The RNA shown here (transfer RNA) has 72 nucleotides and comes from a marine eukaryotic metagenome. The RNAcentral record of the sequence draws on MGnify.
[in-house]
RNA sequence: GCGAGGUAGCUCAGCUGGCUAGAGCGGAGGAUUCAUAACCCUCAGGUCGCGGGUUCGAGUCCCGCCCUCGCC
Numbered sequence: 001g002c003g004a005g006g007u008a009g010c011u012c013a014g015c016u017g018g019c020u021a022g023a024g025c026g027g028a029g030g031a032u033u034c035a036u037a038a039c040c041c042u043c044a045g046g047u048c049g050c051g052g053g054u055u056c057g058a059g060u061c062c063c064g065c066c067c068u069c070g071c072c
Base pairs, nucleotide, nucleotide: 001071002070003069004068005067006066009025010024011023012022018056027043028042029041030040049065050064051063052062053061
C1' cells in the first nucleotide's frame, strides 16, 4: 500500500436506508426430578469500534481516525 472485518459475555445474522436491533450459546429465575443433567417457560443484557457528514429517517450511504486478520 491492497483486501476482509469490528453489532449482547462468546459466535454471528441484519436483504435495496424505514416501525421498537435479532438468533444460537452463555447468565438469572421458574417448572420437572429423590437429586443432577437434558428438555420446557420467563427475564435481563446493546453508546451497532470512535468522531463528523448526508437524509424526514443511518447498523446500513460518505469522510477521517483506531483496532484485528490476511496479502504484497
It matches the Rfam family "tRNA". By type it is a transfer RNA.